[in-house]
RNA sequence: AGCUAGAUCCUGAGUGGUGUCUACCCAUGAAUCCCGCCAGGGUCGGAAGGCAGCAACGGUAGUGGACUAGGCAGGUGCUUAGGUCAUCUAGCUAUC
Numbered sequence: 001a002g003c004u005a006g007a008u009c010c011u012g013a014g015u016g017g018u019g020u021c022u023a024c025c026c027a028u029g030a031a032u033c034c035c036g037c038c039a040g041g042g043u044c045g046g047a048a049g050g051c052a053g054c055a056a057c058g059g060u061a062g063u064g065g066a067c068u069a070g071g072c073a074g075g076u077g078c079u080u081a082g083g084u085c086a087u088c089u090a091g092c093u094a095u096c
Stems, first nucleotide, its partner, number of pairs: 001093008009083008018073006025065004034059003042051003
């Protein structure tokens, strides 16, 4: 120096993981100034009924949790196919 093989590097595909967001489920849930419905009691009325409305109940915003799906991101892992101008490793050949 050349050849061969492998690797780094680049590209495509698949698969796993991390972070974050969204959806589903569960729990909790604004003592006040979230909504609904308001027993009792209060109040108006001659009465029928009305009004305001505490507790309870139901739900919402919010908060937390679990596993599943999806989106985004990377100083992410693995597999596979391909690429060549660059780099590295090993082997072989030739020359000095």
Predicted 3D model of a 96-nucleotide RNA (Bacterial small signal recognition particle RNA) from a Bdellovibrionota bacterium.
A source record names the gene ffs.